[in-house]
C1' cells in the first nucleotide's frame, strides 16, 4: 500500500415562513398553546407466526411442502457452527496441506421407467484384434474403434492368449475396535466386487384445517320482518355449513335454496405495551440466551407525516496561493460549478429475495514496497 472475499454502519442536517394530520391542555365558538409524525428496505406477496371468525372438537384420503448432522428460535423453506462430495487459487514433480467457493447433499438392492445419435453391444456384451485348429469351430476380454459412460484402478507376474488368475499399492463393500453429542474419520480383517438418471414415475421419515384486518365485534338509521317456485312430520327428512373429498359433528321447516322486487349504507372499537426498542453485566466457537437499568418513539381511512428560501455537512471536478519535493506528485487554504441514490407506512412481527449516487469500519487470504 493494492486487490479478492466476507460482515457491519451511515445513506442527510440546521434556520424562517406557509400548510397538513394524531394526542393534551384551554376556550361558548372560530381557533389558540405544547408535543410528535413514512424505511433499511416501508417494496414483491415469497414463507414463518401472532391475532380473529368458522366451531364445543376430530380422524382418514387427496394434494402441498421439507430432506447430510447438531445446535438457536414462537415458527420458518431461516440463521450458526461443523461433516462430506465438487470446482478454483497458493505451495509442489504429483499428492498432501491451506484458502476461497458450489451444493435441489434421504433413497436407484421395494418397483417401474429412461440414457437420442454413434457403436457389435447401453446391462450382463464380443465388431476389430490376439491365441489355438487343415478346416468347421473353439478360448479371450489386456489391445484398437464408438461414445457423456462400455461393466473397479495402477503396476509386476503368470498364460497357448489372457483375465483379480496371484501379488502390491489404492478405490468399493462388510465386520469390528478407537475418537466425537452426531453427521463421520482413523485403524485391523475379510472380500473380486455390474454404470447413470427421482427439480423421472416412485418408496420413505416430518410437517400442514380454512380464511384473512375488505379478518371480525358493536352501536345507530332503514324499508315491504315483501312476493313467487320447490322440498317436510323426520329424533333429526330436504338443504346449508366445518372443508377439495369420505367419516363424523353442527345448523335445520318458526328452516334451507333458486328468482323477483325493495330500503340503508352513517360511526366506534379492532389501530399499536409488543415473541418490542436503548445500554451495561455475564454464559457461549457462534447464532443466541440471561439479568439489571432504562425508554414509549405515526396511527391516517381516498388516504396526513409536506412546499418555498438560505445555509450547513459529505462527495467529484476546475483555477489560483503557499509549503515539501531536481521534477513528477502530495497537503493545506482560498474562490467557483456540479450532485446527494432506492424509494412512501395501512393489523402487527421474524426471515428471505429484490433496488440503490456515495461514504466508511472491521477481519481472513494473496501481492508488492520500505525499516
Nucleotide at each position: 500500500a493494492a486487490a479478492a472475499c466476507a460482515a457491519g454502519u451511515c445513506g442527510u442536517c440546521u434556520u424562517a415562513u406557509c400548510g397538513c394530520u394524531g394526542u393534551g391542555c384551554c376556550g361558548c365558538a372560530g381557533g389558540g398553546c405544547a408535543u410528535a409524525g413514512a424505511g433499511g428496505a416501508a417494496a414483491g406477496u415469497c414463507c414463518g407466526a401472532g391475532c380473529a371468525a368458522c366451531a364445543c372438537a376430530g380422524a382418514g384420503u387427496a394434494c402441498c411442502a421439507u430432506a447430510c448432522u447438531u445446535c438457536c428460535u414462537a415458527a420458518c423453506g431461516g440463521g450458526a457452527a461443523g461433516g462430506c462430495a465438487g470446482g478454483a487459487a497458493a505451495c509442489u514433480u504429483a499428492c498432501c496441506u491451506u484458502u476461497c467457493u458450489u451444493g435441489a447433499c434421504a433413497g436407484c438392492c421395494a418397483g417401474u421407467g429412461c440414457c437420442a445419435c454413434a457403436g457389435a453391444a447401453a446391462a450382463u456384451u464380443a465388431c476389430c484384434g490376439c491365441c489355438c485348429g487343415c478346416a468347421a469351430g473353439g478360448g479371450u476380454a489386456a489391445g484398437g474403434g464408438u461414445g457423456a459412460a462400455a461393466a473397479a484402478g495402477u503396476a509386476g507376474g503368470g498364460u497357448a492368449a489372457g483375465a483379480g488368475c496371484c501379488u502390491a499399492c489404492u478405490c468399493g463393500a462388510a465386520a469390528c475396535g478407537c475418537a466425537g453429542u452426531c453427521a463421520u474419520g482413523c485403524g485391523u480383517u475379510u472380500u473380486u466386487g455390474g454404470g447413470g438418471u427421482a427439480a423421472a414415475c416412485c418408496u420413505u421419515a416430518u410437517g400442514g384445517g380454512u380464511u384473512g384486518a375488505a379478518a371480525g365485534a358493536c352501536c345507530a338509521a332503514a324499508u315491504a320482518g315483501g312476493c313467487u317456485a320447490u322440498c317436510g312430520c323426520a329424533c333429526g327428512u330436504a338443504g346449508g355449513g366445518c372443508u377439495a373429498c369420505u367419516c363424523g359433528c353442527c345448523c335445520g321447516a318458526u328452516g334451507a335454496u333458486a328468482g323477483c322486487g325493495g330500503g340503508u349504507a352513517g360511526g366506534u372499537c379492532g389501530c399499536a405495551u409488543g415473541a418490542g426498542g436503548g445500554u451495561u453485566u455475564g454464559u457461549g466457537c457462534g447464532a443466541a440466551c440471561a439479568a439489571a437499568c432504562u425508554c414509549c418513539a405515526a396511527g391516517a381511512u381516498a388516504a396526513a407525516u409536506g412546499a418555498u428560501a438560505a445555509g450547513a455537512a459529505c462527495g467529484g471536478g476546475u483555477u489560483u496561493u503557499u509549503u515539501a519535493g531536481c521534477a513528477a506528485u502530495a497537503a493545506a487554504a482560498a474562490a467557483c460549478c456540479c450532485g446527494u441514490a432506492c424509494a412512501g407506512a395501512a393489523c402487527u412481527c421474524g426471515g428471505c429475495u429484490u433496488a440503490c449516487a456515495g461514504a466508511c469500519u472491521u477481519g481472513u487470504u494473496u501481492u508488492u514496497u520500505u525499516u
Molecule: Bacterial RNase P class A
Organism: Cytophagales bacterium